SAM riboswitch aptamer (S box leader), 116 nucleotides, folded computationally.
RNA sequence: ACCUUAUCACGAGUGACCGAGGGACGGGCCCGAUGACGUCACGGCAACCGGCUGAGGCUUGGUGCCAAAUCCCGCAGCGCGGCACACUCCCGCAGGGAAGCGCUGACAGAUAAGGA
Repeated sequence: ACCUUAUCACGAGUGACCGAGGGACGGGCCCGAUGACGUCACGGCAACCGGCUGAGGCUUGGUGCCAAAUCCCGCAGCGCGGCACACUCCCGCAGGGAAGCGCUGACAGAUAAGGA
């Protein structure tokens, strides 16, 4: 690097060091010399594995996590596209299409447990 399964709208930050990018990728939008990101220390959250427990549950162990919903969108389907959150545009006789909005599912990613 790969495969499987589960979860991802909850929750949880201070100090020291360093010094310019960071939020996976593309677009957007944010964070950042009032020092982000990262590293270390301490603190905390959570409960995947382990342990305890009849169960609910608990946490001294192994991970993980502690800006923003996985920060939002990305692909597809359905509904709306009158009113209700948003609310217009194009063709048109009927009606259809696009933007946009909502829901669902997939993809991608992260983490855990297992596998090869």